[in-house]
RNA sequence: GCGGGAUUAGUUUAGUGGCAAAAUGAGUGUUUUCCAAACACUGGUCGGGAGUUCGAUUCUCCCAUCCCGCACCA
Numbered sequence: 001g002c003g004g005g006a007u008u009a010g011u012u013u014a015g016u017g018g019c020a021a022a023a024u025g026a027g028u029g030u031u032u033u034c035c036a037a038a039c040a041c042u043g044g045u046c047g048g049g050a051g052u053u054c055g056a057u058u059c060u061c062c063c064a065u066c067c068c069g070c071a072c073c074a
Stems, first nucleotide, its partner, number of pairs: 001070007010024004018054001026042005047063005
């Protein structure tokens, strides 16, 4: 330099053009002499920008970061 893939909650990951989810973690409460465990509840998320669309996390383009392969140089 070329090609491909990925980016969603603190973490690991589903998901799909029409209300953003699960597990785990966090907080609060119940229980317990206390802790842990258990149970209930609460808050938190689509990498950035532009476009298409009535409507974009999803489709298109650009950028950023990461991963893989190829090429080149020494």

Background
A computed fold for a 74-nucleotide RNA from a Patescibacteria group bacterium, annotated as transfer RNA. Rfam family: tRNA. By type it is a transfer RNA. The coordinates come from a structure-prediction model, not an experiment, and the mean pLDDT is 81. Lineage of the source: Bacteria > Bacteria candidate phyla. The sequence is in RNAcentral, with records from ENA.